[in-house]
RNA sequence: CGAACCAGGCAGUCGCGGGGCUCUUCGGGGUCUCGAGGAAAGUCCGGACACCGUAGAGCAGGGUGCUGGUUAACGGCCAGCCGGGGAAACCUGAGGGAAAGUGCCACAGAAACGAAACCGCCCCUCCGGGGGUAAGGGUGAAAAGGUGCGGUAAGAGCGCACCAGCGGUCUGGUGACAGGCCGGCUGGGUAAACCCCACUCGGUGCAAGGCCAAAUCGGGGCGUCACGGGUUGCUCGCCCAGUCCCAGGUAGGCCGCAUGAGGCGUCCGGCAACGGGCGUCCCAGAUAGAUGACUGUCCACGACAGAAUCCGGCUUAUGGUUCGCUAA
Numbered sequence: 001c002g003a004a005c006c007a008g009g010c011a012g013u014c015g016c017g018g019g020g021c022u023c024u025u026c027g028g029g030g031u032c033u034c035g036a037g038g039a040a041a042g043u044c045c046g047g048a049c050a051c052c053g054u055a056g057a058g059c060a061g062g063g064u065g066c067u068g069g070u071u072a073a074c075g076g077c078c079a080g081c082c083g084g085g086g087a088a089a090c091c092u093g094a095g096g097g098a099a100a101g102u103g104c105c106a107c108a109g110a111a112a113c114g115a116a117a118c119c120g121c122c123c124c125u126c127c128g129g130g131g132g133u134a135a136g137g138g139u140g141a142a143a144a145g146g147u148g149c150g151g152u153a154a155g156a157g158c159g160c161a162c163c164a165g166c167g168g169u170c171u172g173g174u175g176a177c178a179g180g181c182c183g184g185c186u187g188g189g190u191a192a193a194c195c196c197c198a199c200u201c202g203g204u205g206c207a208a209g210g211c212c213a214a215a216u217c218g219g220g221g222c223g224u225c226a227c228g229g230g231u232u233g234c235u236c237g238c239c240c241a242g243u244c245c246c247a248g249g250u251a252g253g254c255c256g257c258a259u260g261a262g263g264c265g266u267c268c269g270g271c272a273a274c275g276g277g278c279g280u281c282c283c284a285g286a287u288a289g290a291u292g293a294c295u296g297u298c299c300a301c302g303a304c305a306g307a308a309u310c311c312g313g314c315u316u317a318u319g320g321u322u323c324g325c326u327a328a
Stems, first nucleotide, its partner, number of pairs: 001324006008298007016035008037304001041315002044313005049205004061201005066080005081095001082093004096196002101194002103190003118137002120133005145163006164186001166183007209255004219246003228240004262281008299302001
């Protein structure tokens, strides 16, 4: 520096939650068995599942962004490329596009993208100035490739060599890219600015959602038979209330809810992530929410911390052990 593993052990007693069997006076009892984690945490990504919407599609908006794989999926993981760090083992990167367009580039500076010239340097001069130049100085995060030689009035890719970059071409590679040769010297940065390109995303979350279903109030039906009230002198009719019936739904109960992209072992394919075959195991499931306490004993004397729909990651917290590698 990297990786893997463990998470006090054993014995006994009492207790708590789930399940099977069994007894019951229906309150419960007996017995057997199972009962937290590597992070159960943060809830940051991705999915399963459920409901809503939908024939379906798009716009807007968001996310991702080197290449090739892997996966149910991912912003995860693996392998590689290029850049950066380190003496090394190794670590690490928000790593598409700036010749589509738009914007921005503070201060300083002559000048911040279109070219220009403050001090210089060189030539001419009627001494007012005119012309050439961009090597040197100065400013800046950044100033029209870098170093050297030649060249020149002074200079300049003006010429040459090497290096960097760009274009073409050949070779290797699935590819990112690498290497060789040739060419003319080549005109800023910023896309964690708008934007462009490619891929991708419907919304809400188990308090999802489904089933059963008191009391009270309200709703609907019937009001034919039976009983009652109102209207009327009486009958019919009309109206009303109750009994009755129905539906929704609250309390409450049940399901969802524990067999799963599952664990372990082994073999095969693959550098690996991962995939496949065979065998074997069943491994929490509450609803005020269970996993604790005591005793004995041993040691290296025990950290961080506890499920609540489930699964794959990431991140954070944390004690220890082992192995491999690097350097002194």
Molecule: Bacterial RNase P class A
Organism: Thermoleophilia bacterium